[in-house]
Context: one part of a larger RNA
RNA sequence: CACCGCCCGUCGCUCCUACCGAUCGAGUGAUAAGGUGAACCCUUCGGACCGGUGCUUGCGCUGGAAAGUUGAGUAAACCUUCUAACUUAGAGGAAGGAGGAGUCAUAACAAGGUUUCUGUAGGUGAGCCUGCAGAAG
Numbered sequence: 001c002a003c004c005g006c007c008c009g010u011c012g013c014u015c016c017u018a019c020c021g022a023u024c025g026a027g028u029g030a031u032a033a034g035g036u037g038a039a040c041c042c043u044u045c046g047g048a049c050c051g052g053u054g055c056u057u058g059c060g061c062u063g064g065a066a067a068g069u070u071g072a073g074u075a076a077a078c079c080u081u082c083u084a085a086c087u088u089a090g091a092g093g094a095a096g097g098a099g100g101a102g103u104c105a106u107a108a109c110a111a112g113g114u115u116u117c118u119g120u121a122g123g124u125g126a127g128c129c130u131g132c133a134g135a136a137g
Base pairs, nucleotide, nucleotide: 003112005109009104011102013099014098015097016096017095019093020092023089025088026087027086028085030083032081033080034079035078036077039074040073042071045068049064050063051062052061053060054059055058115136116135117134118133119132120131121130122129123128
């Protein structure tokens, strides 16, 4: 404290947790394909220029060689697309939990004012109501 008791549910409020969610959502690094492609190496030419050498002294022969250039390779970076992973925003939706002094009611606890409970079917704002069968806790 002790029926002015205890107590059940819906709805509403506050808080928490995860879920779904339009947005061709966003981001991170990666995978694969395609494209562009600096740079480097090799290579095909090229031959400014620098030597060697011959002589008839301005032409041969010969060696090296810059720029540029052809083809192949390696390949930074960038663009587009593909795939999966991770992180994350989101009006709204729909759950679960907690709180309490809100709302509606009063189902249970006394024969709780229709005894209660179990199974099952139907129904109802909500606790519940009704039918059938069973139990006595």
Predicted 3D model of a 137-nucleotide part of an RNA (small-subunit ribosomal RNA, 3' minor domain) from a lake water metagenome. The prediction has a mean pLDDT of 80. It matches the Rfam family "Eukaryotic small subunit ribosomal RNA". On this family, see Yusupov et al., Science 2001: "Crystal structure of the ribosome at 5.5 A resolution".